[in-house]
RNA sequence: AGAGUUUGAUCCUGGCUCAGGAUGAACGCUGGCGGCGUGCUUAACACAUGCAAGUCGAACGAAGAUGCCGGAGUGCUUGCACUUUGGUAGACUGAGUGGCGGACGGGUGAGUAACGCGUGGGUAACCUGCCUUAUACAGGGGGAUAACAGUUGGAAACGACUGCUAAUACCGCAUAAGCGCACGGUAUCGCAUGAUACAGUGUGAAAAACUCCGGUGGUAUAAGAUGGACCCGCGUCUGAUUAGCUUGUUAGUGAGGUAACGGCCCUCCAAGGCGACGAUCAGUAGCCGGCCUGAGAGGGUGAACGGCCACAUUGGGACUGAGACACGGCCCAAACUCCUACGGGAGGCAGCAGUGGGGAAUAUUGCACAAUGGGGGAAACCCUGAUGCAGCGACGCCGCGUGAGUGAUGAAGUAUUUCGGUAUGUAAAACUCUAUCAGCAGGGAAGAUAAUGACGGUAACUGACUAAGAAGCACCGGCUAAAUACGUGCCAGCAGCCGCGGUAAUACGUAUGGUGCAAGCGUUAUCCGGAUUUACUGGGUGUAAAGGGUGCGUAGGUGGUAUGGCAAGUCAGAAGUGAAAGGCUGGGGCUCAACCCCGGGACUGCUUUUGAAACUGUCAAACUAGAGUACAGGAGAGGAAAGCGGAAUUCCUAGUGUAGCGGUGAAAUGCGUAGAUAUUAGGAGGAACACCAGUGGCGAAGGCGGCUUUCUGGACUGAAACUGACACUGAGGCACGAAAGCGUGGGGAGCAAACAGGAUUAGAUACCCUGGUAGUCCACGCCGUAAACGAUGAAUACUAGGUGUCGGGCAGCAUAGCUGUUCGGUGCCGCAGCAAACGCAUUAAGUAUUCCACCUGGGGAGUACGCUCGCAAGGUUGAAACUCAAAGGAAUUGACGGGGGCCCGCACAAGCGGUGGAUUAUGUGGUUUAAUUCGAAGCAACGCGAAGAACCUUACCAGGGCUUGACAUCCUACUAACGAAGUAGAGAUACAUCAGGUGCCCUUCGGGGAAAGUAGAGACAGGUGGUGCAUGGUUGUCGUCAGCUCGUGUCGUGAGAUGUUGGGUUAAGUCCCGCAACGAGCGCAACCCCUAUUGUUAGUUGCUACGCAAGAGCACUCUAGCGAGACUGCCGUUGACAAAACGGGGGAAGGUGGGGACGACGUCAAGUCAUCAUGCCCCUUAUGUCCUGGGCUACACACGUAAUACAAUGGCGGUCAACAGAGGGAUGCAAAGCCGUAAGGUGGAGCGAACCCCUAAAAGCCGUCCCAGUUCAGAUCGUGGGCUGCAACCCGCCCACGUGAAGUCGGAAUCGCUAGUAAUCGCGGAUCAGCAUGCCGCGGUGAAUACGUUCCCGGGCCUUGUACACACCGCCCGUCACACCAUGAGAGUCGGGAACACCCGAAGCCCGUAGCCUAACCUAACGGAGGGCGCGGUCGAAGGUGGGUUCGAUAAUUGGGGUGAAGUCGUAACAAGGUA
Repeated sequence: AGAGUUUGAUCCUGGCUCAGGAUGAACGCUGGCGGCGUGCUUAACACAUGCAAGUCGAACGAAGAUGCCGGAGUGCUUGCACUUUGGUAGACUGAGUGGCGGACGGGUGAGUAACGCGUGGGUAACCUGCCUUAUACAGGGGGAUAACAGUUGGAAACGACUGCUAAUACCGCAUAAGCGCACGGUAUCGCAUGAUACAGUGUGAAAAACUCCGGUGGUAUAAGAUGGACCCGCGUCUGAUUAGCUUGUUAGUGAGGUAACGGCCCUCCAAGGCGACGAUCAGUAGCCGGCCUGAGAGGGUGAACGGCCACAUUGGGACUGAGACACGGCCCAAACUCCUACGGGAGGCAGCAGUGGGGAAUAUUGCACAAUGGGGGAAACCCUGAUGCAGCGACGCCGCGUGAGUGAUGAAGUAUUUCGGUAUGUAAAACUCUAUCAGCAGGGAAGAUAAUGACGGUAACUGACUAAGAAGCACCGGCUAAAUACGUGCCAGCAGCCGCGGUAAUACGUAUGGUGCAAGCGUUAUCCGGAUUUACUGGGUGUAAAGGGUGCGUAGGUGGUAUGGCAAGUCAGAAGUGAAAGGCUGGGGCUCAACCCCGGGACUGCUUUUGAAACUGUCAAACUAGAGUACAGGAGAGGAAAGCGGAAUUCCUAGUGUAGCGGUGAAAUGCGUAGAUAUUAGGAGGAACACCAGUGGCGAAGGCGGCUUUCUGGACUGAAACUGACACUGAGGCACGAAAGCGUGGGGAGCAAACAGGAUUAGAUACCCUGGUAGUCCACGCCGUAAACGAUGAAUACUAGGUGUCGGGCAGCAUAGCUGUUCGGUGCCGCAGCAAACGCAUUAAGUAUUCCACCUGGGGAGUACGCUCGCAAGGUUGAAACUCAAAGGAAUUGACGGGGGCCCGCACAAGCGGUGGAUUAUGUGGUUUAAUUCGAAGCAACGCGAAGAACCUUACCAGGGCUUGACAUCCUACUAACGAAGUAGAGAUACAUCAGGUGCCCUUCGGGGAAAGUAGAGACAGGUGGUGCAUGGUUGUCGUCAGCUCGUGUCGUGAGAUGUUGGGUUAAGUCCCGCAACGAGCGCAACCCCUAUUGUUAGUUGCUACGCAAGAGCACUCUAGCGAGACUGCCGUUGACAAAACGGGGGAAGGUGGGGACGACGUCAAGUCAUCAUGCCCCUUAUGUCCUGGGCUACACACGUAAUACAAUGGCGGUCAACAGAGGGAUGCAAAGCCGUAAGGUGGAGCGAACCCCUAAAAGCCGUCCCAGUUCAGAUCGUGGGCUGCAACCCGCCCACGUGAAGUCGGAAUCGCUAGUAAUCGCGGAUCAGCAUGCCGCGGUGAAUACGUUCCCGGGCCUUGUACACACCGCCCGUCACACCAUGAGAGUCGGGAACACCCGAAGCCCGUAGCCUAACCUAACGGAGGGCGCGGUCGAAGGUGGGUUCGAUAAUUGGGGUGAAGUCGUAACAAGGUA
């Protein structure tokens, strides 16, 4: 420090996710030791049991026990026991009076948004026990009371009465240096109230003793210290869908109360006080030092330790006291629990342990007061669950160990493998060595300054002993370090995000291996970071989310030039504070570390004070450049009102006139013979203002357009008279604000939602047509929204230019005007700069400043609820649950478009001939079947694989057989192999028997070997079984279309672009020119073959001018080698001086002469596992193999491709008298001759073929037929033959005779062909025993037409739009149906909260008091003062009642929303998306 994820790819915006650190954690797996820490985050839920606050006899009285000293009595063992009595002692005991302490220590975080906390101040408005210092004092009296005794009530708790007694308990009196209060005075000081000092007068209040005689304790006052109380400045969470709150409220006066100020409380008076700088209300929360994170700024948090606060079952209350409204005190109320004799009582673990419960989850009913502290005491000492320790928990941090060295046969095992190996791996074993930890034994600390040690026989040390007792967890597709095998087969499962899994999963599960960390490792939860993703540091708003519709203007914010003062902000110095701990840093101590100790610095803050005066602020007095006023001008659809005008539409009246008009893609509805449309004249009425008219003008925006008048706003120019910062922006507020809509009243010509009809259509609640009402118009009033857009807030300043245009001014000149310059507006182009790009660019989206508004992923949703505005419709404000990993912007390359332009092609057109109708053949589908084997499926499957299914082929079916197999290799044994005839069987095969026959090489002659056969065992064979979506190879197709790319350079952030585009031209990315491109490659063309002309060479089987043969020859035909020839080369025209085109000449051939082979990058998961090869899977007495028979040939039907026809351009007969080319031939082609009507037979010459044969070419020519189902056509069927073959029944071909079907030129639709082509005619070959209408070739005869590119189809190039990229067979919207989820409304129902009103009114303080009681003081002895009880009153908790408010739960029903592989209906959007 970044990374993954939107796309085919790119840049950006933007969210989601990950890597890091942390935790009082929990869960899963695992677990050796030690140190230091830490441990109910949930139920402030309920608690059994024990302990947690006592102490003092040196305050007091009495009692008891013990010791000692006496007295008396009894028993007697004469000094012992017991009883009784008196005194005495102490470090004895438990009650009681009394004192001090139980307000500390310990726990918890419920409440609290507050002067609660933090920080800094104030108290001239206060208190302070114990402690310290100082001064002064302590005289003399009195009356009670607990304990105790007795009586008595009660179950108990606990009391009642009578009697006795003490004090440092209680009460007067005396004294008063100080002190308090009241009154008046003087001096000094303070920000004010006021404070201090001094003297005076009056008045008030004290004390306690004990003693070991050392002291301790007491009273008053002053001061200190400590601790507390109150007040103030600043800071301290969220919500405005909480905007108004407040009546003791705000202030004053006077009393009261308090330690003290104060509405703290009360009387009276005034009506104030708080609030947009967020009151009130609601929600949440103890606050801080700190802790976690972060570069920091920040964000989160408030366990442990420390400071403060609050609370002690819930609520209220006071008492005592220095201190409490009191955790282990009291009273009352409430809930709960317990005891009870039912009358009444007792209790409060949020102290330490512990229990139940809750929960994912959190420990021992331990030891000790040895240390540090605390309480009491003079002290000894007692108490102390504070504390010190121990126990439990890997809960965290830190440290250590589980061994070290050598060790290759690279052991075994395991995993994998291409079977060779590789990995685990020096790892192990083995040998040598060591002992940290644990275990055993020994002595044994510090902590303690004299004694005292829970921890603890602990830490540390020493000795002996054994490699022994001590390793797991997660991960291995990318992010992210680390991969293979098997299993599974969109299943099981994984997943933080992207995503993985549908038979070869590095992603699931297991194994092996590897990677990471390690006594831990992972997961989950939470926080910060990354996230500059709330942006102070440090973001944005034209199109990504985001500028308010516009103006005026309030508060607020900001503000021109120069001078002086002040010092609030600002800056500097000093001082105080910022507790300790923590963090940083330098040292030190535990063996190190964690941990602990010491020093330093820091704590960025607040306060006080002293200075500075530039800037901001403020005050004073100035200036004129901002702003405004006055003056002089011209421009304008700026606004409002009134009036006027012509054209047009419609309607009415009248005339002319006759059959249609109107409307559309085409029609119809509609109007018209009752006279329309058309036309002429006159009239009525409403609305809008052609031309001018212009990226022209005006206005803040919305908006404004005939002409005239009146009223009126603003801007601009000029000049520089006046004011003197008067300015800018602007939350709320106010005003304006298109269209539609609403209300009232008018008006209504045209247009026109709704509606009606006609069309269109599958439908058409639309688009089109005919009508037509609101509305559109006017007046007044509402509404307040728009893509209210420049999708661009307002203002100011600055920053190259060029060119138009509108309104002014100035200057010059060659003056119908032009040129220059200057203000203000409005456009275009363009530099710098900016920007993701597009683009913006003095009219900024540049550079800066000020102010306002707004944004923070998509959907849900501008929805719900609430408030508010509105007559309504609706508007403003404006969420959440839930859901997704994207949504989006700009640009790129493609593809596509019922977008555009250019061009090509038998693509259309122009022609010729067909198919589709018939019959047959053949292939396919379907059906059938035991089987009808399999594949091919738009073009690009269908006379295709198949260049030839009777058996075989054959893969299919039935039946019969075989199991190392029909075929290959290896091993063992035996044997040569081979092989005729026989029987059974459908055959395969089986049985029996052997006739014949014995080979090759070596040899030591015994034998061995090669090759072959038989038998046996297993490795294996075999598979036309599956997967063409695992593959190779091969093929089809776009398409013989002209394209497809690369290197370097350049441009762009980039994907990419350029080149390859443009102007011409071509069959062509063919060539030329231009050009930030220059070159190159694969394609095109050419090179190859055939063919057309010719030269030359060579002539056998060819040819021949020689009459024939032989012979000869090679001129010609021909054969087959080598050459020539054609290149827009020549001429002219056009073109740009090019490429090229057109015409011509010459030429056998002319513009690639004709044909073939040749198929770029790629597309279609195109075809083929059944040609072959091949991975994986499957079968193995069968999915292999052999055999016989059957099937592939079935047949209601449908489709494709052909053949033959429908006839006269023909059929038939004759003429054999003609003319080809290219092929084939030995298991072959076969002549002549003969036989047969013929198929064919016989025959066998010749020929391995320029020699012989197939071989006859056919259309042609002549005659006849005369338009008919025929002398057309030949299907079908019958009979008889022929050929091939083991065999023609299923199931071949041919011949002869007979039979003689459909068919008279073919609907919609559709195919081929541009010249030696179509059409037509025959011939040959492959396959093949036989079988050809198919296929592949060959030649003969031999046309018609092409104006042209509008349209259909396909293709190429450029351009445009796009929401497509699986690429239009794309994408995608809404209703309905189904399932699930969350949510709104809902008659209501239930529960909670905070207040309010009224009732009741406990305890208690306070006030009053007529009844009752009463020790201390006074008294004249009656009584009084004072006190208590009782009673009354104010206040007052809980409780009750009530109506509102708020929050939540739930509800028949209902509304929309979201999500969900394959549902329904349509096709709204994206292309001109077919109506932009």
The RNA shown here (small-subunit ribosomal RNA) has 1476 nucleotides and comes from a metagenome. Its mean pLDDT, the model's own confidence on a scale to 100, is 83.